Predicted 3D model of an 82-nucleotide RNA (c-di-GMP-I-GGC riboswitch aptamer) from a Candidatus Acetothermia bacterium.
């Protein structure tokens, strides 16, 4: 440093239920665990959701969200073979 073992130690949690904030999308917190080796952290590209507010408008729009969609950046615990 690369790599991640039918190891080990720790860790992190989806569906879903309740509770809170919000218009939503989604966040938080509490229970739960499908998964995850960066499922840590960042909207930089790219995608996807929402659409209050604009707007005539049911279309349309991100300025608002998803890092558990892929990329990228940046940081990291543990330890066998290679």
């Nucleotide at each position: 440093c690369u790599c991640g073992a039918a190891a080990a130690a720790g860790g992190c949690a989806a569906a879903c239920u309740c509770g809170u904030a919000g218009a939503a999308a989604u966040g938080c917190g509490a229970g739960g665990a499908c998964g995850c080796a960066a499922a840590g952290c960042c909207a930089c590209g790219g995608g996807c959701c929402u659409a209050a507010a604009g707007g005539a408008g049911a279309a349309c729009u991100a300025u608002g969200g998803c890092a558990g969609c892929c990329g990228g950046g940046c940081u990291a615990c543990c330890g066998a073979a290679g």